[in-house]
């Protein structure tokens, strides 16, 4: 220089065969409730808009270019 993989909520991952209205689980975190507390339990919530940017499409994390970041291989 070439070429693969991955990049979603604090964190770890799920969705990547395009379509219930732009999102799901798990620990975290907030409120309550339970308890003399604490803790475990038990109900509610909040919080990403999908690395960035662009494009097809009625409709994109989900295709397609470029690009950045980390890895892994070739030279």
């Nucleotide at each position: 220089g070439c070429g693969g993989u991955a990049g979603u909520a604090g964190c770890a991952u799920a969705g990547c065969u395009g379509g219930c209205c732009u999102a799901a689980u798990g620990c975290g975190c907030c409120u309550c409730c339970c308890u003399g507390u604490c803790a475990c339990g038990g109900a509610g919530g909040a919080g990403a808009c999908c690395g960035u940017g662009g494009g097809u499409u009625c409709a994109a994390a989900u295709c397609c270019c470029a690009u950045c970041u980390a890895c892994c291989g070739c030279g």

The prediction has a mean pLDDT of 80. A computed fold for a 75-nucleotide RNA from a bacterium, annotated as transfer RNA.